[in-house]
Background: Predicted 3D model of a 76-nucleotide RNA (transfer RNA) from a candidate division CPR2 bacterium. The coordinates come from a structure-prediction model, not an experiment, and the mean pLDDT is 81. It matches the Rfam family "tRNA". The family's RNA type in Rfam is transfer RNA. Gene Ontology term of the family: triplet codon-amino acid adaptor activity.

RNA sequence: CGGAGCGUGGCGUAGUUGGUAGCGCGCUGGGCUGGGGGUCCAGAGGUCGUGGGUUCGAAUCCCGCCGCUCCGACCA
Numbered sequence: 001c002g003g004a005g006c007g008u009g010g011c012g013u014a015g016u017u018g019g020u021a022g023c024g025c026g027c028u029g030g031g032c033u034g035g036g037g038g039u040c041c042a043g044a045g046g047u048c049g050u051g052g053g054u055u056c057g058a059a060u061c062c063c064g065c066c067g068c069u070c071c072g073a074c075c076a
Base pairs, nucleotide, nucleotide: 001072002071003070004069005068006067007066010025011024012023013022019056027043028042029041030040031039032038049065050064051063052062053061
């Protein structure tokens, strides 16, 4: 320098035929238990790396940038 993939709540991930984001773990409150553990119920927490564009509508399409990973090239 060229090419490819990935970037979603604290962590791990799903969602790509565009229609207002789900699951597991964890966390908070409560029930059961003498307590712990365990289990059950309820709940909080993300606007989807970032800036634009297209669209009535974008995590999902297009472009730039940033970060990470891989491949190739270049170099002494």
The sequence is in RNAcentral, with records from ENA.